[in-house]
Predicted 3D model of a 73-nucleotide RNA (transfer RNA) from a Patescibacteria group bacterium.
Rfam family: tRNA. By type it is a transfer RNA.
The sequence was found in a public genome assembly.
RNA sequence: CGGGGUGUGGCGCAGUUGGUAGCGCGCACGUAUGGGGUGCGUGAGGUCGCAGGUUCGAGCCCUGUCACCCCGA
Numbered sequence: 001c002g003g004g005g006u007g008u009g010g011c012g013c014a015g016u017u018g019g020u021a022g023c024g025c026g027c028a029c030g031u032a033u034g035g036g037g038u039g040c041g042u043g044a045g046g047u048c049g050c051a052g053g054u055u056c057g058a059g060c061c062c063u064g065u066c067a068c069c070c071c072g073a
Base pairs, nucleotide, nucleotide: 001072002071003070004069005068006067007066010025011024012023013022019056027043028042029041030040031039032038049065050064051063052062053061
């Protein structure tokens, strides 16, 4: 320098053809227990690496860019 992959709540991931972002763990509160562990219930928390574009509408399409990984030179 060229090609490819990944980037989504604290962590690990899903989101198939664009239609108002979800699961597990964790966290807070409640409940059962004498207490702990554990089970159950409720809730908070992300605008999807960043910046543009297309579209009525973008995590998903297009362009640029950043980080990490792989391959080639």